Large-subunit ribosomal RNA, domain I from Tannerella forsythia 3313, 536 nucleotides, folded computationally.
[in-house]
Context: one part of a larger RNA
RNA sequence: GGCAGACGGUGGAUGCCUAGGCUCUCGGAGGCGAAGAAGGACGUGAUAAGCUGCGAAAAGCUCGGGGGAGGUGCAAAUAACCUUUGAUCCCGAGAUAUCCGAAUGGGGUAACCCGGCUGGUUGAAGGCCAGUCACACCGCAAGGUGAGCGAACGUGGGGAACUGAAACAUCUAAGUACCCACAGGAAGAGAAAAUAAGAAUGAUUGCGUAAGUAGUGGCGAGCGAACGCGCAAGAGCCCAAACCAUGGUUGUUUCGGCAUCCCAUGGGGUUGUAGGACCGCGACGUAGCAAGAAAAGAUGAAAGUGGAACCCGCUGGAAAGAGGGCCAUAGAGGGUGAAAGUCCCGUACACGAAAUCAUUUUGAAGCUUAGCGGUAUCCUGAGUAGGUCGGGACACGUGAAAUCCUGUCUGAAACUGCGGGGCCCAUCCCGUAAGGCUAAAUACUUCCGAGAGACCGAUAGCGAACCAGUACCGUGAGGGAAAGGUGAAAAGAACCUCGAACAGAGGAGUGAAAUAGACCCUGAACCCGUCUGCCU
Numbered sequence: 001g002g003c004a005g006a007c008g009g010u011g012g013a014u015g016c017c018u019a020g021g022c023u024c025u026c027g028g029a030g031g032c033g034a035a036g037a038a039g040g041a042c043g044u045g046a047u048a049a050g051c052u053g054c055g056a057a058a059a060g061c062u063c064g065g066g067g068g069a070g071g072u073g074c075a076a077a078u079a080a081c082c083u084u085u086g087a088u089c090c091c092g093a094g095a096u097a098u099c100c101g102a103a104u105g106g107g108g109u110a111a112c113c114c115g116g117c118u119g120g121u122u123g124a125a126g127g128c129c130a131g132u133c134a135c136a137c138c139g140c141a142a143g144g145u146g147a148g149c150g151a152a153c154g155u156g157g158g159g160a161a162c163u164g165a166a167a168c169a170u171c172u173a174a175g176u177a178c179c180c181a182c183a184g185g186a187a188g189a190g191a192a193a194a195u196a197a198g199a200a201u202g203a204u205u206g207c208g209u210a211a212g213u214a215g216u217g218g219c220g221a222g223c224g225a226a227c228g229c230g231c232a233a234g235a236g237c238c239c240a241a242a243c244c245a246u247g248g249u250u251g252u253u254u255c256g257g258c259a260u261c262c263c264a265u266g267g268g269g270u271u272g273u274a275g276g277a278c279c280g281c282g283a284c285g286u287a288g289c290a291a292g293a294a295a296a297g298a299u300g301a302a303a304g305u306g307g308a309a310c311c312c313g314c315u316g317g318a319a320a321g322a323g324g325g326c327c328a329u330a331g332a333g334g335g336u337g338a339a340a341g342u343c344c345c346g347u348a349c350a351c352g353a354a355a356u357c358a359u360u361u362u363g364a365a366g367c368u369u370a371g372c373g374g375u376a377u378c379c380u381g382a383g384u385a386g387g388u389c390g391g392g393a394c395a396c397g398u399g400a401a402a403u404c405c406u407g408u409c410u411g412a413a414a415c416u417g418c419g420g421g422g423c424c425c426a427u428c429c430c431g432u433a434a435g436g437c438u439a440a441a442u443a444c445u446u447c448c449g450a451g452a453g454a455c456c457g458a459u460a461g462c463g464a465a466c467c468a469g470u471a472c473c474g475u476g477a478g479g480g481a482a483a484g485g486u487g488a489a490a491a492g493a494a495c496c497u498c499g500a501a502c503a504g505a506g507g508a509g510u511g512a513a514a515u516a517g518a519c520c521c522u523g524a525a526c527c528c529g530u531c532u533g534c535c536u
Base pairs, nucleotide, nucleotide: 001535002534003533004532005531006530007529008528009527015521016485017484020456021455022453023452024451025450026449027448028447029445030444031149032148039100040099041098042055043054044053046078047077050074051073061094062093063092064091065090066089070082071081072080105114106113107112115133116132117131118130119129120128121127135146136145137144138143153184154182155181156180157179158178164171168218194201195200205232206231207230208229209228215223216222236437237436238435239381243267244266245265246264247263248262250259251258252257272415274380275379276378277377278374279373280372281371287368288367289366295362296361297360298359299358300357301356304351305350306349310324311323314321325342326341327331333345334344335343386410387409389407390406391405392404393403396422417432418431419430420429421428472479473478492520495507496506497505498504
C1' cells in the first nucleotide's frame, strides 16, 4: 500500500411527515378614496431588537350583543396587575386616528421646511394649540362633483417584430404583444332601411351544430364564414316632427289686436298589413311600470347554542390495539402517548341577533297605456343617403365586389318617397336609414366562505411551508436566493470529575429510546479513520 471483516467519523440521499403551495367547484362580494384611499415613515409595551396590533386616547378607549373562567399577542422569563360588580376572547356600532402619500395653504431632496386668516393660551412680543386657506367644473349663493389606487374581465384610440411561408416583398404572426383613455359589476350589442326565397322567420347575446363546408389566398403558407337547425335566456320602450297652447323676440297697428321667424316650456305623437297630425264618432276605464319614499314583514350574511353512545383486571412507556358492550337523521374530518362512531373538537339534525348589511314582499306619491271611420292638406331625423378619389372593416388580399366606416371633393328624394335582397337591370319580396334607452342568458377573480383532487410533498409544490419579494447584487430600470422535522411531554441533563474555560468530554440523572442531547427522526453514497486477519 491492497483486499476482507468489525466499529466509527463526515455527509445529508432515502423513507415517513406537513405547517405551505397548485388546479378546480359552489356560493358571496365585485370596489376603496378629499369624512383623506392604496401604500408607507415614525412612534406605541414595566422590561421590548423583530413580527403582529394600535396611533400622542397609541398590543389600545366607549356602547350594544355573544360567552363564562381565566387573562396581560408571536413569546417559553420575572415583576406588577386585571377578572363571576363577568375580565381576556368573538360579533356589531362608535371615538381616537402623528407625519408622508391624489396630498390639496406655499415650498420641497416623500415622511421635512415656511406661512395667511379666525379663535384660544395672561396684557404685549415670540412660541404653542384648535379650525381654516389647492385646482377644475356646476351653481346667484349656500353648497356639490371630480382627482388617486385596484388582479382579471370590457369598450374605444394607437399599434410592432421575431416567426411561418422551409429564402423573401403581397401574405402570416395579428389587430396579437405593448402604450393610452374611460367604464361597470359586468361591459359591449339590442327591438330590423334584418334574414330569407315562391316557404317563411321575427331585437340582442352566449353555447352546440352547420363546417374546416361555402369561400378567400404570391389560389403559396395560410385565413375561414353565414343561412338553417337544436339549446340557454327572454322584454320591450322613449324622443324629434306635423298640430295646439303659454311666455318671450321681432314687425306692424286704428293701441283692441294681428302676423312672421326664432327661442323656451307644456300638451300631442312614435310607425311599414304604413303611422301620426287633422276631421267625425266613441271611451274616462282598463292594463301595466325597468323608476319607487317611509314603515313593517320574510329570508340570508355577520358572534354563537344544544347535540346520541364505553368500559377494561390483557399487551405496552403510552390503548384508540385485543376483549366485552352501546349509539346512529351523527361510521365527514381532525386531535388525543400506536389504529377512537361512542375521550376532546366536531358531524347529522334542531335553534339563535339589541345595533349593522344585502335581497325580497306589501306599497304611497309618480309615470305609461287604447278603439272605429274619413282622408283634399301637413309631418315622419340633410351637408344626410348616394357618388368620385384614397384608405379601413367585413372569412372576402380590388376582385364581377355587394354591405359597413370615412380623409377629400361633391351631393339627392320626400310616401306615387326611400333602402336592401353579393356587379348590373327588370319582376317580385323584405324593410322604413340618417335620434335615444333597455334586464337576463355571456366574460373575469385582487378578495371572503364552504368544499374537492388517479395534484406536489421541502433540489418538489408559488420566487417565498421558515420574519421572502427578505438577505444579497445593480447608479438605475431591475435581478433575486438559501433556509422545515428532539421528544408523547422539556421531563432540555440537578450534582460530581477532567479542563484556562460560558469549549469539549466522562460519570450521574430524565426518558420507552440520549447512536432522540438541542450541529437533535430516519441517517444511503462519495470521502476519511481505528482495530484485526491475509497478501505484497

RNAcentral holds the full RNA, with entries from ENA. It matches the Rfam family "Bacterial large subunit ribosomal RNA". Its mean pLDDT, the model's own confidence on a scale to 100, is 83.